[in-house]
Context: one part of a larger RNA
RNA sequence: CUCUUGUUAAGGAACUCGGCAAAUUAUCCCCGUAACUUCGGGAGAUGGGGAGCCAUCUUGUGUGAAGAUGAACAAUCUGAGCGUGAGGUGGCCGCAGAGAAAUGGCCCAGGCGACUGUUUAACAAAAACACAGCACUAUGCGAACUCGUUUAAGAGGAGGUAUAUGGUGUGAUGCCUGCCCAAUGCCAAAAGGUCAAAGGGAAAUGUAAGCGGCCUUGUGCUGCGAAGCAUAGAACUUAAGCCCUGGUGAAUGGCGGCCGUAACUAUAACGGUCCUAAGGUAGCGAAAUUCCUUGUCGGGUAAGUUCCGACCUGCACGAAUGGCUUAACGAUCUGGGCGCUGUCUCAACAAGAGACUCG
Numbered sequence: 001c002u003c004u005u006g007u008u009a010a011g012g013a014a015c016u017c018g019g020c021a022a023a024u025u026a027u028c029c030c031c032g033u034a035a036c037u038u039c040g041g042g043a044g045a046u047g048g049g050g051a052g053c054c055a056u057c058u059u060g061u062g063u064g065a066a067g068a069u070g071a072a073c074a075a076u077c078u079g080a081g082c083g084u085g086a087g088g089u090g091g092c093c094g095c096a097g098a099g100a101a102a103u104g105g106c107c108c109a110g111g112c113g114a115c116u117g118u119u120u121a122a123c124a125a126a127a128a129c130a131c132a133g134c135a136c137u138a139u140g141c142g143a144a145c146u147c148g149u150u151u152a153a154g155a156g157g158a159g160g161u162a163u164a165u166g167g168u169g170u171g172a173u174g175c176c177u178g179c180c181c182a183a184u185g186c187c188a189a190a191a192g193g194u195c196a197a198a199g200g201g202a203a204a205u206g207u208a209a210g211c212g213g214c215c216u217u218g219u220g221c222u223g224c225g226a227a228g229c230a231u232a233g234a235a236c237u238u239a240a241g242c243c244c245u246g247g248u249g250a251a252u253g254g255c256g257g258c259c260g261u262a263a264c265u266a267u268a269a270c271g272g273u274c275c276u277a278a279g280g281u282a283g284c285g286a287a288a289u290u291c292c293u294u295g296u297c298g299g300g301u302a303a304g305u306u307c308c309g310a311c312c313u314g315c316a317c318g319a320a321u322g323g324c325u326u327a328a329c330g331a332u333c334u335g336g337g338c339g340c341u342g343u344c345u346c347a348a349c350a351a352g353a354g355a356c357u358c359g
Stems, first nucleotide, its partner, number of pairs: 001354008010345002014343001019340001027051005036041001038172001052092012066078004093097001105338007112330002117129002133170007145156003174324003178255003183252002185248004192243003198237002204231004210224005215218001256274005283317001284314001295311005
C1' cells in the first nucleotide's frame, strides 16, 4: 500500500449523477394514532411509556392434601401445598435489565402501472407481459378453429352446446368514450357492366376432284371451287371476383387555412372566403409528449436547468393503438424533510488476510 472488519473528537450529506455504502430503527406489553378512502383500509401510521433481580401484599386460574356438617367413601362448605397469570408496595446491583444473537428507519409530494403475479437461465425485474373487468367478432354442432397426413382415417375443441368455445383489442374501480364511411378493409344485396377454363362452332385460309374463261393448244395462263383433311376461330352459354349499390369505427385509419371586426390598447363572442369525407368534442396540457426553453408566474432553498402548483403560445396531447381521475399496492422512477451516521471536512487507530525480507 491492497482487501475484509471494528472504533472515532467537533460538525452532520458540506460527499456524490444520486445518502451509493454505512449508520439509525428493530422483540414483547401498554397508551395513542392524521390526510385520504373503494369504509375493507391507511396502520406496526407518526408519536410516547414500560421490561432485570429480591422481599412482601392483593388477586385470577389449574390441581387439590386435610378438615367441618352428615348415616354415608354421597352431597355441600372451608381450603393447606404445588403450578401458572396479572397488579401494588418496598428494596438491590451495574455504564447499560428485549444486558448476547436474531429482529421495520420514518414522513411529505408527484410520474407510471390498479392490485398478488410473470419476464431477457449467465449485463435489463421495469412504466414491459399477464390479470380480473369491458367491448367487438366468428361459430348451430361431423361447430368455428388447431394438429395430423398431402389432402385420409383420426385427435383436440368437448364427452362441452351461444350464460358455450375460438379470435382480436383494451386493461381493477369511478366519470366518460365526440365528428368523419372519401381511401383501405369487412358485411349485405343481387338489377346492370366486365370476366377464366370449358361448351359452341359462323365466316375465313391451305390443299384439290371438278367447272368456267383466254389463247400462242401446252406437263400453258387464269377465275371459281363440293367432300375430306388441316389451320384458325366469331356470335352465343357461363361462376366467383372486380366495377356498381348500401351499411359498418371498442374495423385499418383521419380529425384545415387565410383575412377582417368591439368607444385606450390588447383580444376577438362575430363576419367573409378557400378547401375537405370530416375539420379535434369532453378532459388534460412546457407533460415518460414542449423544439424555441433554464417559457412566464407562484412555492420550496441564502442560492433550485431538477421538483410541486398554475398559465396555454399543444414545434408535434386527446378519448378501448382508450381520455381523465383514483384508495390500496411497488427490491419502480422523481423531488423534499426528520432521524442517523467516516459519504464528507480530514483523516486516525486497531484486528485479521495479503504485499515485502528470510526460509
Molecule: large-subunit ribosomal RNA, domain IV
Organism: freshwater metagenome